[in-house]
Predicted 3D model of a 354-nucleotide RNA (Bacterial RNase P class A) from a Bacillota bacterium.
A source record names the gene rnpB.
NCBI's taxonomy places the organism under Bacteria, Bacillati, Bacillota.
The prediction has a mean pLDDT of 77.
Rfam family: Bacterial RNase P class A. The family's RNA type in Rfam is ribozyme.

RNA sequence: CAACUGUCUCGGGUAACCGCGAGUUUGCAAAACUUGAGGAAAGUCCGAGCUCCACAGGGCAGGAUGCUGGAUAACGUCCAGGGGGGGCGACCCUACGGAAAGUGCCACAGAAAAGGAAAGGCCGAAUGGGUGCAAACCCAUGGCAAAGCUGAAAAGGUGCGGUAAGAGCGCACCAGCGGUCGAGGAAUCGGCCGGCUCGGCAAACCCCAUCCGGAGCAAGACCAAAUAGGGGAGAGAUGAAGCGGCCCGCUUUUCUCCCGGGUUGGUCGCUGGAGGUAACGGGCAACCGUUAUCCAAGAUAAAUGGUUACCGCCUGCGAAGGUACAGAACUCGGCUUAUAGAGACAGUUGAUCC
Numbered sequence: 001c002a003a004c005u006g007u008c009u010c011g012g013g014u015a016a017c018c019g020c021g022a023g024u025u026u027g028c029a030a031a032a033c034u035u036g037a038g039g040a041a042a043g044u045c046c047g048a049g050c051u052c053c054a055c056a057g058g059g060c061a062g063g064a065u066g067c068u069g070g071a072u073a074a075c076g077u078c079c080a081g082g083g084g085g086g087g088c089g090a091c092c093c094u095a096c097g098g099a100a101a102g103u104g105c106c107a108c109a110g111a112a113a114a115g116g117a118a119a120g121g122c123c124g125a126a127u128g129g130g131u132g133c134a135a136a137c138c139c140a141u142g143g144c145a146a147a148g149c150u151g152a153a154a155a156g157g158u159g160c161g162g163u164a165a166g167a168g169c170g171c172a173c174c175a176g177c178g179g180u181c182g183a184g185g186a187a188u189c190g191g192c193c194g195g196c197u198c199g200g201c202a203a204a205c206c207c208c209a210u211c212c213g214g215a216g217c218a219a220g221a222c223c224a225a226a227u228a229g230g231g232g233a234g235a236g237a238u239g240a241a242g243c244g245g246c247c248c249g250c251u252u253u254u255c256u257c258c259c260g261g262g263u264u265g266g267u268c269g270c271u272g273g274a275g276g277u278a279a280c281g282g283g284c285a286a287c288c289g290u291u292a293u294c295c296a297a298g299a300u301a302a303a304u305g306g307u308u309a310c311c312g313c314c315u316g317c318g319a320a321g322g323u324a325c326a327g328a329a330c331u332c333g334g335c336u337u338a339u340a341g342a343g344a345c346a347g348u349u350g351a352u353c354c
Stems, first nucleotide, its partner, number of pairs: 001350010012311007020036007038325001042336002045334005050216004062212005067081005082096001083094004097207002102205002104201003121144003126141006156174006175197001177194007220268004230259006239253005275294008312323004
């Protein structure tokens, strides 16, 4: 210098005038002063706080998660590590429990798609038969799965030996499985031994482990306003009152739910919180602790805007034009998605020069 990788930060500035929301002060009107969008305010995809409803305990159903350890209020998030895959590398990706619990599926092709394979092919050692003087040849009983063929996948792979031909039949290495010893906190890794060997799919049902009650600030609470009563269903001491001489019966009265009617204004919730920043300490890290310091929108149909001047950045010879994605609605922790441009730190690969 070039091409990259990872982690972060900023993402227009200053001033004036006009206007809007909120707060404070002054004695009202009104004026003055202060303050007023984001890193994602977005998607509403996860996890919580808070509120109301439901709830003895437990189970069924349903859903989510799924290597190990840690962080956290919690998480499907984050950190560290392991396995697998990719890249020369920095580094990146990974739904990564169980297929000897059971069921199911494996298109086309192919002999065969799985409790065990042969309609093509190879062999003719053994036994029997035939031909032949013999060598040998042919047939049957049979033997084989090496080669060939199909496929995404073929009953461990490669090689040597072995054989009639073959075969883990034997051996070496590799993969897998089981045992054992060692390392590690664990996932896992390494050594040795063994018989050779058990197809794949769980992002198919399923099994195992862990977690999960529902609804959401239009939650919910209060005040004001309005008011009227009525209809239906049920419960209840089988009360009370009325009708009636009494029983039955009918009506009214009490409580719950539903229907229908009325009211649709205000206050609280509402922003000081698992809060931000800095230093120190602990930890590889995520994160945690202590101390100091700061307070940074709270509207409700929804304010946060407009104009001008100068500056910054980009395009352009200039004139001039442009300046990303995007707008809070109870609040946090995450994830995901959008984002012109600028910058910082750490690192990799290559080239050149000293």